A computed fold for a 540-nucleotide part of an RNA from Paenibacillus durus ATCC 35681, annotated as small-subunit ribosomal RNA, 5' domain.

Context: one part of a larger RNA
RNA sequence: GGACGAACGCUGGCGGCGUGCCUAAUACAUGCAAGUCGAGCGGAGUUGUGAUGGAGCUUGCUCCUAAUCAACUUAGCGGCGGACGGGUGAGUAACACGUAGGCAACCUGCCCCUUGGACUGGGAUAACUACCGGAAACGGUAGCUAAUACCGGAUAAUUCCUCUUAGCUCCUGCUAGGAGGCUGAAAGGCGGAGCAAUCUGUCACCAAGGGAUGGGCCUGCGGCGCAUUAGCUAGUUGGUGGGGUAACGGCUCACCAAGGCGACGAUGCGUAGCCGACCUGAGAGGGUGAACGGCCACACUGGGACUGAGACACGGCCCAGACUCCUACGGGAGGCAGCAGUAGGGAAUCUUCCGCAAUGGGCGAAAGCCUGACGGAGCAACGCCGCGUGAGUGAUGAAGGUUUUCGGAUCGUAAAGCUCUGUUGCCAGGGAAGAACGUCCUUAAGAGUAACUGCUUAAGGAGUGACGGUACCUGAGAAGAAAGCCCCGGCUAACUACGUGCCAGCAGCCGCGGUAAUACGUAGGGGGCAAGCGUUGUCC
Numbered sequence: 001g002g003a004c005g006a007a008c009g010c011u012g013g014c015g016g017c018g019u020g021c022c023u024a025a026u027a028c029a030u031g032c033a034a035g036u037c038g039a040g041c042g043g044a045g046u047u048g049u050g051a052u053g054g055a056g057c058u059u060g061c062u063c064c065u066a067a068u069c070a071a072c073u074u075a076g077c078g079g080c081g082g083a084c085g086g087g088u089g090a091g092u093a094a095c096a097c098g099u100a101g102g103c104a105a106c107c108u109g110c111c112c113c114u115u116g117g118a119c120u121g122g123g124a125u126a127a128c129u130a131c132c133g134g135a136a137a138c139g140g141u142a143g144c145u146a147a148u149a150c151c152g153g154a155u156a157a158u159u160c161c162u163c164u165u166a167g168c169u170c171c172u173g174c175u176a177g178g179a180g181g182c183u184g185a186a187a188g189g190c191g192g193a194g195c196a197a198u199c200u201g202u203c204a205c206c207a208a209g210g211g212a213u214g215g216g217c218c219u220g221c222g223g224c225g226c227a228u229u230a231g232c233u234a235g236u237u238g239g240u241g242g243g244g245u246a247a248c249g250g251c252u253c254a255c256c257a258a259g260g261c262g263a264c265g266a267u268g269c270g271u272a273g274c275c276g277a278c279c280u281g282a283g284a285g286g287g288u289g290a291a292c293g294g295c296c297a298c299a300c301u302g303g304g305a306c307u308g309a310g311a312c313a314c315g316g317c318c319c320a321g322a323c324u325c326c327u328a329c330g331g332g333a334g335g336c337a338g339c340a341g342u343a344g345g346g347a348a349u350c351u352u353c354c355g356c357a358a359u360g361g362g363c364g365a366a367a368g369c370c371u372g373a374c375g376g377a378g379c380a381a382c383g384c385c386g387c388g389u390g391a392g393u394g395a396u397g398a399a400g401g402u403u404u405u406c407g408g409a410u411c412g413u414a415a416a417g418c419u420c421u422g423u424u425g426c427c428a429g430g431g432a433a434g435a436a437c438g439u440c441c442u443u444a445a446g447a448g449u450a451a452c453u454g455c456u457u458a459a460g461g462a463g464u465g466a467c468g469g470u471a472c473c474u475g476a477g478a479a480g481a482a483a484g485c486c487c488c489g490g491c492u493a494a495c496u497a498c499g500u501g502c503c504a505g506c507a508g509c510c511g512c513g514g515u516a517a518u519a520c521g522u523a524g525g526g527g528g529c530a531a532g533c534g535u536u537g538u539c540c
Stems, first nucleotide, its partner, number of pairs: 001540004006536005013387006019380002021345001026343003030340003035080003040077002043074006053064005087298003097222007106215002111211007119153004128143006160181009188203006224270003231261003236258008273295004277288004300321005323334004351377001353376003359373001360371004390420004400411004424481001427475004440461007484529005489510003495524005505512002
């Protein structure tokens, strides 16, 4: 000199864009943060219609019950999603990360392409009803019922297993073909046409192959401190066989052999998430890993599996532990390192805000619902950038302050005065700007169909904004509302007076202060930076 997720002192006008618990991975009150689908299913509720039946009577109307039908709502079964998104950095010196490769050793829901299929049966169960237990959380027994829930059978393959042929590969093998064996599904939902059989649109479903995406595993190299850590290792190193996995493998087990690593630093201890990047530097380097992006790890602590395409699963389950809460003492409930917020710790770090309008995500055919992701607003000079606190003119160099050699000098064109301007702030008016595309409705055309709905495309129209009456524009009035901080001995730009008298004090280094202190304190003047200026801390 530069930099900062900074803090502290004094001061403080506005705007834009960013950033904001670095400490206790401490404990958490309260609210919200993951749902959705009734176009998978049986019920239930509300409203309307209302055959039939009943009642009333003015015998064709009113009222009641209520099958059915329609609309809406939904606890339950079922499907998909809760493995994404969001947080944190505890652990980890490791194939965790970065980079370059490999898998003749692998998986992949939703999505895209291709081929074929979707036949035939069955038994339950929740909801519900009845009874019972419990303070609650929650259950038990009996009975009833449905499905795109569950289980058989048939059929099939390029899948799998065995055998075999050809080609290829360094090899266990790979690719292509043949034979035998094993194995699947929802006749579904919503429409349209038709008297019906049936045909057809769309969304789902099954099998096989390919793709895309995402993942799993293996390997070379690279990035830390201590040798005042020198030896470490029994599933340890290798083999054979069995098991296991999506898959290779001591991954696991039995047996056999006695190996394996290490001064090119094993093992141990300490510290630490890694990287793109960021800071500094002419560079080489050195330091850092906040925000943003990629990967990893974790979710009160430890362990475990279940479900699933995917987890050993932050807002799932089970067990143990610590802690907190409820209890009728028998037993139960909980997990903010999600967004806000509280206590505590600390030098120190924000609102218990608005909205799904946009972008993105989940579900749904769609309308739509959900979304503390996200979009915004709020607080904070925490940082960077921009703007302003006026401009011109104005000498009797006013008054006043300071100083003086008492002549003057200086603050100083500074002020006053006069003439302007109107940034910003304040007030008023305008501005329904842009951010909007998609969705919805209507019409037309096209492909396909026997045909329409439906699908695709085009045109027209309607409605949709949290921010927010915001940005921006115009106008009125009006200098009125807007400057401080540090320094002035040398380094280092900037000097005098008074007070003090080795005292009080200053100080980054050298050093000042003991009666004329440009170094302490105050004042005047001056220098520097400026909505900031200094100090402290850390890094180059």